[in-house]
């Protein structure tokens, strides 16, 4: 760093917390957060990917699936978006096109696992 499988339409947390001081929302273009205090860390939350534990089911004791459920550990995540490329369909327009939808894709993000 690379490659493989899920998962990103939607829920939740988002604090009169510390301690910081100027940026942030991955790129880029919009459009927004921010001295009424960004990023950063720590503390508090949320969720349930892995791991644990409990229950039930399968001819079912172990182990092994599978459903639910719990959060003591390992990660995650804690303002909200459009747009990007292709094709496909309406729609205005009239041969450059514009605008909306629907699709698959890029790019990105997280967990697992392998190199």
């Nucleotide at each position: 760093c690379u490659c493989u499988u899920a998962u990103c339409c939607u829920u939740g947390a988002g604090g009169c917390g510390g301690c910081g001081g100027a940026g942030g929302g991955a790129c880029a273009g919009g459009c927004c957060c921010g001295a009424a205090g960004a990023a950063g860390c720590c503390c508090g939350g949320c969720a349930a990917c892995c791991a644990u534990c409990a229950u039930c089911a399968a001819a079912a004791c172990c182990a092994u699936u599978g459903a639910u459920g719990a959060a003591c550990g390992g990660u995650g995540c804690u303002a909200a978006c459009c747009u990007g490329c292709a094709a496909g369909a309406c729609a205005u327009a009239a041969u450059g096109a514009u605008g909306u939808c629907u699709u698959g894709g890029c790019c990105g993000a997280u967990a697992a696992g392998a190199g």